RNA sequence: UAGGGCGUAGCCAAGUGGUAAGGCUCCGGGCUUUGACCCCGGGAUCGUAGGUUCAAAUCCUGCCGCCCUAGCCA
Numbered sequence: 001u002a003g004g005g006c007g008u009a010g011c012c013a014a015g016u017g018g019u020a021a022g023g024c025u026c027c028g029g030g031c032u033u034u035g036a037c038c039c040c041g042g043g044a045u046c047g048u049a050g051g052u053u054c055a056a057a058u059c060c061u062g063c064c065g066c067c068c069u070a071g072c073c074a
Base pairs, nucleotide, nucleotide: 001070002069003068004067005066006065007064010024011023012022018054026042027041028040029039030038047063048062049061050060051059
């Protein structure tokens, strides 16, 4: 540089047009002599900027970041 893939909460991750599941961690409360376990409650402008649409995490475009493959230089 070219081609392809990915970006959703602190971590993992579902959701592929109809308005964001779940697990771990964390915080508060309950239980307990204390702690653990267990129970209840709590977190997301979906990388960013635009576009399409009645409606966008989802479709389109640019940019940013990461990964894979190939190539160039050293």
Model confidence (mean pLDDT): 81 of 100. Predicted 3D model of a 74-nucleotide RNA (transfer RNA) from a Candidatus Fraserbacteria bacterium. Its Rfam family is "tRNA". Rfam classes the family as a transfer RNA. Lineage of the source: Bacteria > Bacteria candidate phyla > Candidatus Fraseribacteriota.